[in-house]
RNA sequence: AGAGUUUGAUCCUGGCUCAGGAUGAACGCUAGCGGGAGGCUUAAUACAUGCAAGUCGAGCGGGAUUCUCCCUCGGGAGAUGAGAGCGGCGCACGGGUGAGUAACGCGUACGUAACCUGCCUUACAGAGGGGAAUAGCCCUGGGAAACUGGGAUUAAUACUCCAUAGUAUAUAGAUGGCGCAUGCUGUUUAUAUUAAAGUUGAGGCGCUGUAAGAUGGGCGUGCGUGCUAUUAGCUAGUUGGUGAGGUAACGGCUCACCAAGGCUACGAUAGCUAGGGGGCGUGAGAGCGUGGCCCCCCACACGGGUACUGAGAUACGGACCCGACUCCUACGGGAGGCAGCAGUAAGGAAUAUUGGACAAUGGUCGAAAGACUGAUCCAGCCAUCCCGCGUGCAGGAUGACUGCCCUAUGGGUUGUAAACUGCUUUUAUAUGGGAAGAAUAGCAUAGAUUCAUCUGUGUAUGACGGUACCAUAUGAAUAAGCACCGGCUAACUCCGUGCCAGCAGCCGCGGUAAUACGGAGGGUGCAAGCGUUAUCCGGAAUCACUGGGUUUAAAGGGUGCGUAGGUGGCCCGAUAAGUCAGAGGUGAAAGCCCGUCGCUUAACGAUGGAAUUGCCUUUGAUACUGUUGGGCUUGAAAUAGGUUGAGGUAGGCGGAAUGUGACAUGUAGCGGUGAAAUGCAUAGAUAUGUCAUAGAACACCGAUUGCGAAGGCAGCUUACUGGACCUUAUUUGACGCUGAGGCACGAAAGCGUGGGGAUCAAACAGGAUUAGAUACCCUGGUAGUCCACGCCCUAAACGAUGCUUACUCGAUAUCUGGGCUUCGGUCUGGGUGUCUAAGGGAAACCGAUAAGUAAGCCACCUGGGGAGUACGCGCGCAAGCGUGAAACUCAAAGGAAUUGACGGGGGUCCGCACAAGCGGUGGAGCAUGUGGUUUAAUUCGAUGAUACGCGAGGAACCUUACCUGGGCUCGAAUGGUAUUGGACGAUCGGUGAAAGCUGAUUUUCCUUCGGGACCGGUAUCAAGGUGCUGCAUGGCUGUCGUCAGCUCGUGCCGUGAGGUGUUGGGUUAAGUCCCGCAACGAGCGCAACCCCUAUACUUAGUUGCCAGCAUUUCGGAUGGGGACUCUAAGUAGACUGCCGGCGUAAGCCGCGAGGAAGGUGGGGACGACGUCAAGUCAUCAUGGCCUUUAUGCCCAGGGCUACACACGUGCUACAAUGGCGCAUACAGAGGGUCGCGAAGCUGUGAAGUGGAGCCAAUCCCAGAAAGUGCGUCUCAGUUCGGAUUGGAGUCUGGAACUCGACUCCAUGAAGGCGGAAUCGCUAGUAAUCGCGCAUCAGCCAUGGCGCGGUGAAUACGUUCCCGGACCUUGUACACACCGCCCGUCAAACCAUGGGAGCUGGGGGUGCCUGAAGACGGUGGCCAAAGAGGAGCUGUCUAAGGUAAAAUCAGUGACUGGGGUUAAGUCGUAACAAGGUAGCCGUA
Repeated sequence: AGAGUUUGAUCCUGGCUCAGGAUGAACGCUAGCGGGAGGCUUAAUACAUGCAAGUCGAGCGGGAUUCUCCCUCGGGAGAUGAGAGCGGCGCACGGGUGAGUAACGCGUACGUAACCUGCCUUACAGAGGGGAAUAGCCCUGGGAAACUGGGAUUAAUACUCCAUAGUAUAUAGAUGGCGCAUGCUGUUUAUAUUAAAGUUGAGGCGCUGUAAGAUGGGCGUGCGUGCUAUUAGCUAGUUGGUGAGGUAACGGCUCACCAAGGCUACGAUAGCUAGGGGGCGUGAGAGCGUGGCCCCCCACACGGGUACUGAGAUACGGACCCGACUCCUACGGGAGGCAGCAGUAAGGAAUAUUGGACAAUGGUCGAAAGACUGAUCCAGCCAUCCCGCGUGCAGGAUGACUGCCCUAUGGGUUGUAAACUGCUUUUAUAUGGGAAGAAUAGCAUAGAUUCAUCUGUGUAUGACGGUACCAUAUGAAUAAGCACCGGCUAACUCCGUGCCAGCAGCCGCGGUAAUACGGAGGGUGCAAGCGUUAUCCGGAAUCACUGGGUUUAAAGGGUGCGUAGGUGGCCCGAUAAGUCAGAGGUGAAAGCCCGUCGCUUAACGAUGGAAUUGCCUUUGAUACUGUUGGGCUUGAAAUAGGUUGAGGUAGGCGGAAUGUGACAUGUAGCGGUGAAAUGCAUAGAUAUGUCAUAGAACACCGAUUGCGAAGGCAGCUUACUGGACCUUAUUUGACGCUGAGGCACGAAAGCGUGGGGAUCAAACAGGAUUAGAUACCCUGGUAGUCCACGCCCUAAACGAUGCUUACUCGAUAUCUGGGCUUCGGUCUGGGUGUCUAAGGGAAACCGAUAAGUAAGCCACCUGGGGAGUACGCGCGCAAGCGUGAAACUCAAAGGAAUUGACGGGGGUCCGCACAAGCGGUGGAGCAUGUGGUUUAAUUCGAUGAUACGCGAGGAACCUUACCUGGGCUCGAAUGGUAUUGGACGAUCGGUGAAAGCUGAUUUUCCUUCGGGACCGGUAUCAAGGUGCUGCAUGGCUGUCGUCAGCUCGUGCCGUGAGGUGUUGGGUUAAGUCCCGCAACGAGCGCAACCCCUAUACUUAGUUGCCAGCAUUUCGGAUGGGGACUCUAAGUAGACUGCCGGCGUAAGCCGCGAGGAAGGUGGGGACGACGUCAAGUCAUCAUGGCCUUUAUGCCCAGGGCUACACACGUGCUACAAUGGCGCAUACAGAGGGUCGCGAAGCUGUGAAGUGGAGCCAAUCCCAGAAAGUGCGUCUCAGUUCGGAUUGGAGUCUGGAACUCGACUCCAUGAAGGCGGAAUCGCUAGUAAUCGCGCAUCAGCCAUGGCGCGGUGAAUACGUUCCCGGACCUUGUACACACCGCCCGUCAAACCAUGGGAGCUGGGGGUGCCUGAAGACGGUGGCCAAAGAGGAGCUGUCUAAGGUAAAAUCAGUGACUGGGGUUAAGUCGUAACAAGGUAGCCGUA
């Protein structure tokens, strides 16, 4: 000091979360020791038991007990002096708790001229004489007890009377000084009043008065000290005065009377919460949070009230009363108060021993000894915290074994870790020694001495504790866990699991390869602890004083006027409040910080310093601010003159248009729409003309214009009226700015009353549209729209930009003034716009009209939703407006910009995309594939385009993966090792469907004799799997798409994503090329290079060819030929090269030329970055998983060929451009030895027979067909069509039943050109015709791949459909429009508002009653030494009762909306022109 998280990515805003520290903690796992601290945060709940405040015989009466002596045993004397009592002091301290209290309670600083103070200190003075009681004791009663009555008698340092007394008190004077208003203080006079206590060891200790001190308090005041304004008014003893009472003392503290005040926006009153401070935690600090332990103050002592005693209390371990609760009881009555220390119960996540000691420190009493002391000092329990120590150290590699991982002969890791060797002994254990804390007490003694006492020596005293500490002995011996390992955040692999179980602080992991779940190995971090939870601070500049913002992210009030407040121009003087400086006082101690010291160190402790930023007093300074006095003119305002405008209000007038009415002309439609209909119209509309009338709005001018504070303002004119600006002078003299509350204005809609009502037009009606259409469109139409008056008070009331002032380059346009002018212009004001420098900004943008640079004042914001909602309050006739939350919920919501994608956005362009054509599909029958269904099985895969005559270029068995059944288990195949046997094999049996099982016979080679070759069996190591995952993969493939695109380097621009280049202007089939340009270049694509084809030439001439020559059986058959065709190698050729036109160029155009071919000649191969988690684990390969007498292997049979049906792709047709018959012509490319198979012969035919020839330019398949010629059929279910079926055959094959093809004979179905819709094709193409090949025994081939024959039509054109490319625009999309997303309804859950009410809490008010007590009155009774008291009675009063109201909670049938939830229903509102632009206010 930062990090994670919104996005495809970016910058910003903004919230959430994390890393740090802390705790009186708790919980989980774990645990060796010591030191120091801490330990009911909850129920101020209830308490059993014990202890926590007594002491004094040197105040008093008294005398139990014990001891000694005497003794006449009756007793006497002496010593001791208990318990209880009177009396004194203490019990008001110490200890506990934090309920109450928002207050002079606390803190701080003052005041007390308004006061008190026991014990202590100092000073002065004093202590004389009497008296009457009372407890105890004794006697006697009552009562269960607690307790209590009566009688007699007695003492005091108890009580009381008299005397004496002043620096006391009271009254009245005299006088000095002082102050702070009342006054204070000194001196003095007179009068009156008030004291005392004794005891003794005779030293003292006590007692009384006064003054002073010290200590401790009381009271008062300034300042400071929570939250809520959804608490705005509160107050009757209230505020003040006079008088009296009361108090230690002032005071409405109390009372009587008088006055009507007092407090409050600088927050009264009310409500809620809370003890305050020193400090503590955190933080760089400022702050924020907190107030446990320790210290100070306050308050309280079961709840409430009250006084008494006393120096001090309204009294924790005192009293009285009321109340609640508990206990005892003989039912009559009594007792009690742990928030003291222990302890118990309860509550709770949670907090200890019914310990020891007064040895020390301190307290009370005492002369003292001493007593008491749960204060205190110690110990016990608890890892609760802090600190320290240890669990060993060194060596030790075959890098041992195990474990774990891997690419697995082997390697890595655990790991110098272990074993092993040497060393040490803190700690633990044992034994022994053993403190300091303790001397200033007392006593004894010595000395000094001011006669009070002080100093020295000796002696006594230790709970902790035989503890700390020290020594010795043994021996590595007694001692390690917890959390984490996806990122943040240090640390990685395997197995299991399979959106399950689970994790999670945030983001998020888990759906079969999880570094995120669980386990393991390994690692990381801390360590006697480690994690989790809770809370606080920090990070958070995320409430911003230090230190934030408000155009669009949350945020400028709709606008003005103006009150309080805040703030304010220039000069001079005064003052000294703020401010600054010096000094003094205070700011307790502890704590924090620094130094030093003490425990072995540290924690801890001791000591000194610093600090305590504050408050008070005082002295000084006077720049600035304030206050005050005087002056000034530049801010502001005023006067005079002029200008300007849809500024406002009221009245009058005007024309156009519209509607309506009347009349006229006139006739069949008008109107309306995308198209229609409703509507109007023959009772005469619409249209046209004239006249009349009504209301509303003001075309052109008109603008990027003007005016106004905003809302807003538009025909012309009159009256009244507000403002702004300019010019020159004059006047006032800071009069200014802003502005919480307040007041006024405030579009539209809306409301009230009364008018008015032409147009338009919510609601409403009808017609359309539609799946629906409560809409958009149409026809009507009422409120309203208009006026007057009164309300409402909100708008996307926007420049989404508060007002004022000053400053900061320029350019340009325009409105309105003024000056100069050579009339061109120029200078100077005030407005309104555009562009821009600097600067600012997240960017877009702003930029003298700031969002720049500064100052003043106001308003507002603090994540999204819930919500501008609820409740409360105010306003309103209402609608509603203003003010304005919370629970709950999410991890985002958002701004700007970027790249894409998309748009029922735009522009440009392309493609058999449309159009123009030709032929099809969709209807029929059949073939084939698919779905579905069926089945034991109908194996599997492919599924929009991009699956469906696809994998399959050949399913009868095999194939075959499926089913049924029968078998095998090292296995069907291959290799290695060991062992065994000999062959292997062949032949013959049995059984069986076969596989298989089982039996018999026969039988090797080489040799160095060890064995080897080969094969079988057995054992074993590697098997096998068309089982799963194409979403783990490689490879291959489809598609966009043969579309023209996709990128990079450097530079430049931008905070950045990114842009530029690649855009632009042209051009092209093309990102093809040219030009321009902050770009310059380059790569993958395009094109070219390759193959076929079209032309020519050269070379070559068999099996091909035959022009000329010869022969001929008339067949290039033969001789021959090298011309031609052809074959197959090479070469040439085409490049917009030439010409003309256009153009800067690239290039385009031309029936151009030439040429076989002309503008990439035609065709092929070739497929950029990428997209679709596209397809394929069943071609192959391959990770992982699964299986191993089976999911492997063998075999037989069946199935893949099923069949109500649906779809795709085809074939054949429906006929005459045809069918049939006869005759006849012309190809190319292929294939052939397990082959093609000729001629000949047989058969109607398939075919058979036959076997020549051919390993092929030679032979064969092989007759090409359409075509052509001739004939026939004559429009019909036919001489079309051939399905289906019957019969007979042929061929292949081991075998054609399921399930082959072909032939012949017979049979002769549907079908007469095909609905919606849809496909292909732009030239040697479509269409049509046949031929060949692969696979293959055969074939379900009508399929696929090739070959040639014949051979068209059409394209105006790019509006539309589909797909694509580029530029641009919008976007709330980025899984990218098959996107996103809204609301109702239905379901579940959650919190919340209203609600007839019900219940409860706290507080206040009125009335009634009223204990103890206080204050009065009376007091016939008691007592009488004195004072008095009981009793009766009045007032006040805690509690109680009652009544009405307010307030806060809980709960409530029902009800309202809100939030959340995986896939529910209905629609489609928003985002693109979102398909009616959206949004705001209102009805």

Model confidence (mean pLDDT): 83 of 100. Small-subunit ribosomal RNA from an uncultured bacterium, 1483 nucleotides, folded computationally.